[in-house]
Molecule: TPP riboswitch aptamer (THI element)
Organism: Alphaproteobacteria bacterium
RNA sequence: CAUUGUGACACGGGGUGCCGGAUGGCCGGCUGAGAUCACACCCGCAUCACCUGAUCUGGUUCGCACCAGCGUAGGGACGUCACCGUGAGCCGUU
Numbered sequence: 001c002a003u004u005g006u007g008a009c010a011c012g013g014g015g016u017g018c019c020g021g022a023u024g025g026c027c028g029g030c031u032g033a034g035a036u037c038a039c040a041c042c043c044g045c046a047u048c049a050c051c052u053g054a055u056c057u058g059g060u061u062c063g064c065a066c067c068a069g070c071g072u073a074g075g076g077a078c079g080u081c082a083c084c085g086u087g088a089g090c091c092g093u094u
Stems, first nucleotide, its partner, number of pairs: 001087003005083005011044004016038001017030005050075003056069004
């Protein structure tokens, strides 16, 4: 000086469905990190954020992105600092 990984800071990206009741606010249940304000959760180069394909296909369920396929698919949000390690160069010593 460069760089893998880890962490932090600040900034940024993202989703919020299904069923029942009420039928106005809302309440309860299912899965999940998170089911629209949560001062939350997840993610930031990506084969774990998320979107498109998708009014998709197979299974399951009261129902549903609930499970699997699609999917090593296409797209998708950055910098700084610190630490461990690695590589190269320079100087000094032997």